[in-house]
RNA sequence: GCCGGGGUGGCUCAGCCCGGUAGAGCGGGAGGCUGUUAACCUCUAGGUCGAGUGUUCGAAUCGCUCCCCCGGCGCCA
Repeated sequence: GCCGGGGUGGCUCAGCCCGGUAGAGCGGGAGGCUGUUAACCUCUAGGUCGAGUGUUCGAAUCGCUCCCCCGGCGCCA
């Protein structure tokens, strides 16, 4: 350099194909239950959806450019 996959709450990941209210599990906080802890139950906080730009009434989702991570191939030496 080329090809492929990926970047979304603290963590692990859905949602993207086919544009229309941003979600789950775990973790955090509060409460309940319990002699206590754990477990269990209820509630709750937490997101520039990698960055920029374009298209659109409307973009996590589509186009373009760039950045980062993983894998493969190649180049130089």